[in-house]
Molecule: c-di-GMP-I riboswitch aptamer
Organism: Pseudomonadota bacterium
RNA sequence: UACCGAACAGGGCAAACCCGCCGCGAGGCGGGGACGCAAAGUCACCGGUCUCCCCCCUCAAAAGGGCGCUCGAGACAGCGGGACCGCCGGC
Numbered sequence: 001u002a003c004c005g006a007a008c009a010g011g012g013c014a015a016a017c018c019c020g021c022c023g024c025g026a027g028g029c030g031g032g033g034a035c036g037c038a039a040a041g042u043c044a045c046c047g048g049u050c051u052c053c054c055c056c057c058u059c060a061a062a063a064g065g066g067c068g069c070u071c072g073a074g075a076c077a078g079c080g081g082g083a084c085c086g087c088c089g090g091c
Stems, first nucleotide, its partner, number of pairs: 003090003012037002017032006035078001041084003045081003048076005054068001055066004
């Protein structure tokens, strides 16, 4: 430095769900809780999914539907790829 994660050390993170707060929403933050995770550390760069707005359709309306929407705004890093950084051990 590259690759690997069976065993070792210190351990770390925390899905669903519940409570509180924030957000129109996707969702976020804190507490509880552990399904899992060797990058489940960081970053929306590419793809993807989702939300709101907008557009189209149905409808009297409320509302519902769209295999519409980035030359609007966002969310997800625990969807895949990529970038950066990193513990232990093996080789």